Record summary: This is a predicted structure of a 121-nucleotide RNA (c-di-AMP riboswitch aptamer (ydaO/yuaA leader)) from uncultured Alicyclobacillus sp.

[in-house]
Parts: sequence; structure tokens; C1' cells
RNA sequence: CGCUGAAUCCCGAAAGGAAACAGGGGAACCAAUCUUUGGGAUGAAUCCGGUCUACCUGACUGGUCGGGCAAUCUCUUAAGCCCAAACCCGACAGCUUACUUCGCAAGCGUUUAAGAGAGGA
Repeated sequence: CGCUGAAUCCCGAAAGGAAACAGGGGAACCAAUCUUUGGGAUGAAUCCGGUCUACCUGACUGGUCGGGCAAUCUCUUAAGCCCAAACCCGACAGCUUACUUCGCAAGCGUUUAAGAGAGGA
């Protein structure tokens, strides 16, 4: 300097505060007919198999929904590479005005070809 991501900026010695951004809860209307086969939230990270295991669980593994692959930005096509985690709530959550509540971490230095648009010189 740049990338993924909401995870950035400002004030303050710190504690903390504030803005921006982002998530959850929560009427009516609408939707649904779920409710141990528990269910739900954040997130791209979901689903279906195989092997080991007496079973559950767990481990490994194949594919898959989905996500990422920087040099001004966005989009499309073709081929390719990587990820496809983790964790929380605790019997409970559709949507959702008012209202209410939480987060602002972490990890990185990365493919090529063709086309369209915007912006700049």
C1' cells in the first nucleotide's frame, strides 16, 4: 500500500463516549400450521454419501448449496485454484411500525483470457 469481513472514523491519559456500518428481539396486515425427530441466532460455511466404530458420538474422506481469488470501480462469459469453519441462546424467536438490544473481531499478501458499462487523464 492492498485484500476478505459490518468490524471504520472522531474525542479522551485511561476508563469510556459519539458517529457511521452491521446483526438480533419485537405489532397490525400478510404468511405459516411448525411445536424430542427439539427449535433458533451470528457467519459464505448448507445438504447428501463412503470408510473406521457393536450403536450413539467421534475421526477421516468424496461430492454439493454457498463464498473468495487486490491494483480505479461494477457486471457478464469460459477455464482454473482455495474455503465450504467456529460458536452462541437454552424450550424460545415467521414477517414486523413504534420500541428495544448486541457487535465493531480476526486472518492475510491471492488465477488467466474475452467482453460490456461507469469513472479518470
Background:
RNAcentral holds the sequence, with entries from MGnify. Its mean pLDDT, the model's own confidence on a scale to 100, is 79.